[in-house]
Molecule: RNase P RNA; transfer RNA
Organism: Pseudolabrys sp.
Formats: sequence, structure tokens, C1' cells
RNA sequence: UCAGUCGGCCGGACGGCCGCUCCGGCAAUCACCGAAAGGUGGCCGGGGAGGAAAGUCCGGGCUCCAAGGACAAACGGUGCCGGAUAACGUCCGGCGGGUGUCAAAGCCCAGAGACAGUGCCACAGAGAAUGAACCGCCCGCAGGCAACUGCAGGUAAGGGUGAAAAGGUGCGGUAAGAGCGCACCGCGUCUCCGGCAACGGCGACGGCAAGGCAAACCUCACCGGGAGCAAAACCGAAUAGGAGCGGCGUCGAGGUGCAAACCUCGGAUCGGUCCCGAUCAGCCGUUCGGGUAGGUUGCUGAAGGCGCCGGGCAACCGGCGUCGCAGAUGAAUGGCCGUCACGUGCGCAGCUCGCGCUGCGUGCCGUACAGAACCCGGCUUACAGGCCGGCUGAUGAA
RNA sequence: GCGCCGGUAGCUCAGCUGGAUAGAGCACCAGACUUCGAAUCUGGGGGUCAGGGGUUCGAAUCCCUUCCGGCGCGCCA
Repeated sequence: UCAGUCGGCCGGACGGCCGCUCCGGCAAUCACCGAAAGGUGGCCGGGGAGGAAAGUCCGGGCUCCAAGGACAAACGGUGCCGGAUAACGUCCGGCGGGUGUCAAAGCCCAGAGACAGUGCCACAGAGAAUGAACCGCCCGCAGGCAACUGCAGGUAAGGGUGAAAAGGUGCGGUAAGAGCGCACCGCGUCUCCGGCAACGGCGACGGCAAGGCAAACCUCACCGGGAGCAAAACCGAAUAGGAGCGGCGUCGAGGUGCAAACCUCGGAUCGGUCCCGAUCAGCCGUUCGGGUAGGUUGCUGAAGGCGCCGGGCAACCGGCGUCGCAGAUGAAUGGCCGUCACGUGCGCAGCUCGCGCUGCGUGCCGUACAGAACCCGGCUUACAGGCCGGCUGAUGAA
Repeated sequence: GCGCCGGUAGCUCAGCUGGAUAGAGCACCAGACUUCGAAUCUGGGGGUCAGGGGUUCGAAUCCCUUCCGGCGCGCCA
């Protein structure tokens, strides 16, 4: 320098003008809104989005509810080993498998269990799991001059089908074959060694039995009580409804009755033709409790940021120092102008055979993805452009 | 904030206990019939199964993730 690959960081800068929101001070028992709770208004100073604030896919804090059975059942989730952590499906380190390449760096893995049981494996193929003879090969018998045909067996070496065919390759062996025997590889079991473990290695034994699928049911181990800041607490109208107290009143008269109430006569209102039927008791004031709208708290000092030192391979942990760094609630964090930066288009100039590179000028050009809403740890997804570093390999120079 | 459902041809829908050409109706195109058109008959074309990844021999179907659309609940005393 080039190729591959991995990781980290920034994500426009400065100035001026006009606004928005929060906090503190000035500041007075000032004014305004509201029934109240509470809120609004001036000046000065200070703070004011993110790496993802997003999706809401996981995990926790916090708050309330439930809590006897219940650390259950059901349901859901997770799944190599060890560690980190408040916790996790996250992260770190390792193991195994796959991928990548000449080799590597690196990348990916829901990576427990298929001798507990059930189920599935389409088509093709003789046969798809209780081990299978379609072609072929071979022995025997019968027929035939022969080629060959038929019958009864043996055979998984060869052909063919398939994603997958019952260990693979080679030698021996055999009528032909076959773990039938042997060597190597694979597989299983056991001892020993290394490792905390997953696992790895040496050796011996077993001739090999037990195909795949659990992101099919399932088994095993572990985890999970439910809801969510519209949680929850406090203050608290109007109206409606509830309760207490007080006042006025119960159409008039009479009777019975302790009372509630009932009866008779008369009256008022309404319906309808006389007659008849129905209705005739609440209202006002005041107090209290629940609770809605509304308001306040919850609200941001927290598993906090930064720096240094120490431990650890690392994730991370410990110690010391230092900082104050958004809290809106129809929802603030913005708009305009100027200068510059970067990118890009165009033009000009220089270098170069050329691709191209460099410099200057210029533009109704562009500067992304995206906007906190109780807080935090992760994951995933989106992102114009720019900067830095690690690893592997090649080449050149010293 | 919490919970649930859907996305398949131009339109409306099947298929979603995995199985090989992904179907149906309407629409579209061509031919037949007709003087012509409609209707009818025959034939045909047309699909990123919303996108990506994984499991499997095999995925529209199972799992994960993203995008789009829709619905419900939470106050009403």
C1' cells in the first nucleotide's frame, strides 16, 4: 500500500435577533383567574432530547391488589459448560458442530433427551423401521443338443429409487457373498490422565446393536402470583343520588284506634254525557360522608455521569476524587439571517498516454434516522456523511 | 399502557393437524355462436403466499424478527 474481517466514536460549528418550557433569586401578606384546592403575571441568572428517545420483544426497580392449600396444579417460557449481574431469552470466556478460505482472521448455532411412550417420514422405489430380494450374482434339482427356462434356496458385494436403504475403505475369505476374519477410520462401553465443568486425550474391550424429526405431542431440569404511573397517595367543586337536624305543611269536618292507618260526609283537580273512575303531599334551609371533573404529589439523586488507581483474559467489580446534567401534560426543547465546515452537481486551471488526482470559483443543492412522557439494564430495527483502531494474509522498502 | 386479529391473482375469499403443478368466483385476453353486441360455451394468461432469517429432505402452513392495517379494554360517579 492492497484484500478480507471485526470493533469503537462523532453525527454539523460559531455569532446575532425573535420566541417556548423548567428551576433558583429579586419581592412586596401586589394584581388577576377559581367556590376551593390551586394556578397565572415582571426582571435577572442557569438548565433544556437520543444513539437509537423508536418497536414495545425480554428483564428488573417502584406502586397497589391477593396470599390458607400455593416452592403446588394448569398454562407460558428457557435449555452445551463456567462466570458476570438487581435480573434476563442479555453480556463475557470456554467446549462442540457448521460455515468461510490455498490457509486464516472471522461469522453462525432454540446446542438437553429419539433404548419412557405416542405420532410422522409425501412422490419415487421391491423395501422407509415389526429389518427389505425388483434387476443382478451363486449352489442344487428338473427340462432342453444348446442358448436358456422353471422350481426350491443362499446372498445386501453390484445396479436402480430416494433427502435418508441398516457402519465406510482396503485386503483376505467364499459356490456367490457377508464384520465372516484382519488393518485403518467411525460408533458404543470401560479404566486411566488433563480440566471446576462442557469436553478432550492415551489404551483396552465390543464386530456394530440403537435411521431422521422434539421450532410434532411429550419427558427432564430451571424460572414465572396478578396488574400496571391512566400504578398509587393527598386536596376537592357544580349537578344527581344517600344520611342527619330544623322550619312550614299534610283539602275541611266527624268517628274508631296508643300509633300507623282506616271509615263516613263534603271539597279541589283531571278524564268523559248524567253517573262513574283516578289523584290530593311534600317543600325549603343547613350539616355530613362516599366520590366525579379539576388540582397537587408520585417526577427524577439514580443498579447516575466523568476521571484516576487496583483486581480480573473478559463481561464486570472495588476504592478515591469530581459534577449537578430535561421534567412537559393537547404536551416546551423552535424559527429567521450571516459566516464557516463537509458532501454533491457544474465550470475553469494544472499534472497524467489514460483511468483519474489536486486546486479555485459557483448553486432557489444537500447535512440523515428520528422527538423524552415513571425510571433503569438489554435486544431488535432505522440512519446522509465522517473519524479512529484491532486481527489475518499478500507485496514492497528499511 | 395492556390484550387480540389479519395481510394469498386486479377484487372477494379457500387452502394454514407441513408433501411438491397454490386453487375458486367475479374481472381480463383469445376463439366459437350472432348481421353486430350482451348472455352462453371452450381455451388461456396473470401470484415476491406482506418483507427478511431459521427448523425440516421439503414451509403459504412451524418458530423468530420487521413492516402495514384493524379491533377491544382501561373514568362515567